[in-house]
RNA sequence: CGGGAGGUGACGCAGUGGUAGCGUGUUCGCUUUGGGAGCGUAAAGUCAUAGGUUCAAAUCCUAUUCUCUCGA
Repeated sequence: CGGGAGGUGACGCAGUGGUAGCGUGUUCGCUUUGGGAGCGUAAAGUCAUAGGUUCAAAUCCUAUUCUCUCGA
């Protein structure tokens, strides 16, 4: 310098145009002498940034930025 993949709650990930979800973690409650385990409950997301297309965008298009990877 060029090609490819990726960025989504604190962490790991799913979600190929129509209400943003799962697991772990956290809060509260039940259980226990207490802790752990188990069960229930609640909170937490401007979906990397900006712009465009669309009635409607995490999803499609463009630019930027960061990470990984391949080649030179």

Model confidence (mean pLDDT): 80 of 100. This is a predicted structure of a 72-nucleotide RNA (transfer RNA) from an uncultured Bdellovibrionales bacterium. Rfam family: tRNA. Rfam describes the family as follows. Transfer RNA (tRNA) molecules are approximately 80 nucleotides in length.